[in-house]
RNA sequence: GUCUUAUCAAGAGCGGCGGAGGGAAUAGGCCCGACGAUGCCCGGCAACCAUCCAGUAUGGAAAAGGUGCCAAAUCCUACAAGUGGCUGCGGCUGUUUGAAAGAUGAGAA
Repeated sequence: GUCUUAUCAAGAGCGGCGGAGGGAAUAGGCCCGACGAUGCCCGGCAACCAUCCAGUAUGGAAAAGGUGCCAAAUCCUACAAGUGGCUGCGGCUGUUUGAAAGAUGAGAA
């Protein structure tokens, strides 16, 4: 890297270092950032794996271990379907569901 599967609206510092862009990619939007972002360290959150308990397709406990995460829903939209509004009939736009793409865990070849 590929495939399968689960989850993705909760939660997480008023610390240190550092010094310019950052929010995955493309496009559009909207934001964060010298009142110091992104990143790194510390700290924290959560509870997927592992651990323990039980009445074992599951539920519960704990947080030392393996990961993960710590602005905004995965920041929003992009494709399809349902449904509403506006229209100069070309379109524009709100909303719901699903998909796609992506992220993370666990497993597989």

A computed fold for a 109-nucleotide RNA, annotated as SAM riboswitch aptamer (S box leader). The coordinates come from a structure-prediction model, not an experiment, and the mean pLDDT is 83. Its Rfam family is "SAM riboswitch aptamer (S box leader)". From the family's description: The SAM riboswitch is found upstream of a number of genes which code for proteins involved in methionine or cysteine biosynthesis in Gram-positive bacteria. It was read from a public genome assembly, where an Rfam model found it.